[in-house]
Context: one part of a larger RNA
RNA sequence: CCUACAGUUGGACGGAAAGACCCCGUGCACCUUUACUAUAGGCAAGCACUGUAGACUAAAGACUUUAGUGUAGUAUAAGUGGGAGUCUAUAAAGCCUUUUCGCUAGAAAAUUGCUGAGACAUCGUUGAAAUACCACUCAGAGUUUUAUUGGUUUACUUACUAUGGGACAAUGUUUGCUGGGUAGUUUGACUGGGGCGGUCACCUCCUAAAGAGUAACGGAGGUACACAAAGGUAGAUUCAUCCCCUGUUCUAAAAAAGGGGAGAAGAGCACAAUGGUAAAAGUCUGCUUAACUGGAAGAAGUACUUUUCGACCAGAGACGAAAGUCGGUCAUAGUGAUCCGGUGGUUCUUUGUGGAAAGGCCAUCGCUCAAUGGAUAAAAGGUACGCCGGGGAUAACAGGCUAAUGAAGCUCUAGAGCUCCUAUCGACGGCUUCGUUUGGCACCUCGAUGUCGACUCAUCACAUCCUGGAGCUGAAAAAGGUUCCAAGGGUUCGGCUGUUCGCCGACUAAAGUGGUACGUGAGUUGGGUUUAGAACGUCGUGAGACAGUUUGGUCCCUAUCUCCUGUGGG
Numbered sequence: 001c002c003u004a005c006a007g008u009u010g011g012a013c014g015g016a017a018a019g020a021c022c023c024c025g026u027g028c029a030c031c032u033u034u035a036c037u038a039u040a041g042g043c044a045a046g047c048a049c050u051g052u053a054g055a056c057u058a059a060a061g062a063c064u065u066u067a068g069u070g071u072a073g074u075a076u077a078a079g080u081g082g083g084a085g086u087c088u089a090u091a092a093a094g095c096c097u098u099u100u101c102g103c104u105a106g107a108a109a110a111u112u113g114c115u116g117a118g119a120c121a122u123c124g125u126u127g128a129a130a131u132a133c134c135a136c137u138c139a140g141a142g143u144u145u146u147a148u149u150g151g152u153u154u155a156c157u158u159a160c161u162a163u164g165g166g167a168c169a170a171u172g173u174u175u176g177c178u179g180g181g182u183a184g185u186u187u188g189a190c191u192g193g194g195g196c197g198g199u200c201a202c203c204u205c206c207u208a209a210a211g212a213g214u215a216a217c218g219g220a221g222g223u224a225c226a227c228a229a230a231g232g233u234a235g236a237u238u239c240a241u242c243c244c245c246u247g248u249u250c251u252a253a254a255a256a257a258g259g260g261g262a263g264a265a266g267a268g269c270a271c272a273a274u275g276g277u278a279a280a281a282g283u284c285u286g287c288u289u290a291a292c293u294g295g296a297a298g299a300a301g302u303a304c305u306u307u308u309c310g311a312c313c314a315g316a317g318a319c320g321a322a323a324g325u326c327g328g329u330c331a332u333a334g335u336g337a338u339c340c341g342g343u344g345g346u347u348c349u350u351u352g353u354g355g356a357a358a359g360g361c362c363a364u365c366g367c368u369c370a371a372u373g374g375a376u377a378a379a380a381g382g383u384a385c386g387c388c389g390g391g392g393a394u395a396a397c398a399g400g401c402u403a404a405u406g407a408a409g410c411u412c413u414a415g416a417g418c419u420c421c422u423a424u425c426g427a428c429g430g431c432u433u434c435g436u437u438u439g440g441c442a443c444c445u446c447g448a449u450g451u452c453g454a455c456u457c458a459u460c461a462c463a464u465c466c467u468g469g470a471g472c473u474g475a476a477a478a479a480g481g482u483u484c485c486a487a488g489g490g491u492u493c494g495g496c497u498g499u500u501c502g503c504c505g506a507c508u509a510a511a512g513u514g515g516u517a518c519g520u521g522a523g524u525u526g527g528g529u530u531u532a533g534a535a536c537g538u539c540g541u542g543a544g545a546c547a548g549u550u551u552g553g554u555c556c557c558u559a560u561c562u563c564c565u566g567u568g569g570g
Base pairs, nucleotide, nucleotide: 001570002569003568004567005566006565007564010562011561012560014557015556022391023390024389025388027387028386029383030382031381032380035185036184037183038182039181041178042177043176044175045174046173047172048171051156052155053154054153055152056151057150058149059148061144062143063142064141065140068138078137079136080135081134082133085120086119087118094114095113097110098109099108100107101106160165161164188200189199190198197217201223202222203221204220205219206218224372226329227328231288232287233286234285235284236283237282239266241262242261243260244259245258248255249254268277269276271334273332274331275330292315293314294313295312298309299308300307304373317326318325319324340366341365342364343363344362345361346360348359349358398445399443400441401440402439404438406434407433408432409431410430411429415425416424452527453525454524455523457519458516459515460514461513462512465490466489467488468485469484470483471482472481473480492506493505494504495503496502533551534550535549536548537546538545539544
C1' cells in the first nucleotide's frame, strides 16, 4: 500500500418531517369586543282574532255671550267678503244705581227712576275702513245634550282558555328599541426583517454628474389659499441703504414726517423657495369689469387618465387721442376621477294618442373619498390551541464580508516620577495589526445548518499563568516591576447560582488568554431558554400579552461511503 473482520461516530452542511420560530398571502380557522352589518331571542306599541252592559271624563256638534290698544288717527280698528244706507214713539241720545272685562284709557250688559227726538255711516287721517248693517273664520268663557268619537274604570259570558280566568292572556302580523346569544366579514401599504415610530397628494431648492429626466426612512422648507382689487387699461413715478439740513415726541439711547445729495437694485412683487424683474412684473392716480360668450390652427409635456401654452376668427364690451392692450393676478402650490343625488335652464326623448312623470343635454352644487388614480353607503382586535401555501426575495443561531465598537502593538512627548520624558506610568494626537466583544450588511442554508450551560474527549495559536533562558531597573540580598526569546510539559478541589461569568473558601509552581459551527446532543444530560396545563404581578373592556416571575412538561436513528482505532491475510 491492497484486502477482510471487529469497533467508534469526526465528516458526508448524514436520515426522518415541502421549518412549528420569522416574514409574506388583498390564504384559512377558531376566539374576543363599546369593529361593521345582519339575525334568533327579549321588551314596548298598533292591527286581527274581539263580544255585551253601566259609570265617569274629555273632544266634537248645537246654543248663548264676551273680548281682541304698536305708531298716525275723533278712538281699545282681530281677519275676509258683500254693502249705501241702518236703528228709532214696540222710546234715540243723556243722567242716577249695580254687575262683568280691562293694557287703567275705557268697553259691554242689566234694572228701576227721570227726561222725550234724534243717533251711527259715506267725508279728512291709515299699510288696512267702519261693531251703520249682513255672512263666514281665528282665539277666550259658559250652558246643554246625545244618534258620534276617544280615554279611564266596573260588571258580565258566548269567542279564547280551562280547578281559575276572560275579551285580558295566547297566537299571527307590522313597526321601534335592545340584542357577540348566533352568523358573515373587515381590520392598508412603504419599511435596510417585522412590530413601535414616521410617511402617503401637490409646490420650491439641493443631491442631479453644465439639454430633459433621475433614487433613498437623503438634506432644507412650504401648500390644501387670498384679492371686487392685490383684476383691466391709460398716465405718472423709483426702491433699499448712507450722508447733510430742518424738525417734533423727547432727551438715556433712539425714531416718524419734510428738503437736498449719492445710490443697477444691496428693495418691493399677499405667502415657501427658486427663477425673473427698474423702458417694470414694484409704487401712485383716473376710468372701469376681458375674473367675457362661442371657437381654435399649432405646440410643450405625456403609459393612460389628467396637465400646460396658444396666434387667430365671430359676438358683445373696458381703457386709451391713437397705435394698441385686455379670455384674471410676475411665474411655478392652493387639489379629487367615476357613480349617486340636489338646483336652474333647455327648439331633445316622451312605451296607443295628448299631457305629465322620468331621462338626456348645458350650467352649477354636495367628498381631510388627506391611505389624496379615490376597492364598500357601512368595518376593530387575539391566537403559546393554531392550520395551509410559499420565502433563505426576509429576521433569530452559526458561517461569510466589514471593522464603527472592542482588543493588541508601534509612534510623538506635554506631564507624573524629589531632580530626570521613556525604571515605571503616560494626556491630547498620529499609524498599524487582529477577527475573541457589541454592532452593520442580508451573501449560502427556512422540501430544517438542533439553541445556553454541564459532562466526556480533545486539537491548535501564542498576544506565556507556571516551569526554562536573557536585557533594563527608581535591581544591595531576598522579593518584585517591565521587556525580549521560548508552546516541551503542566495549568486544582469545593460552596452559591441553570448559569458562562462572578463572589466566597481551601490549596497550588501555576490555577493562562483565545480559536476550533461562542469545538464536541447520528457522544451523554436537559437545569435554563422556547409549545400545549396552571398561577402571581402588571397591561388590556375583552380574547389575551409581558428579554417579568413561578411550577410541570416525549431528546428518534440497526452506520452505506469516508476519517480514525484494533486484529488478521497478502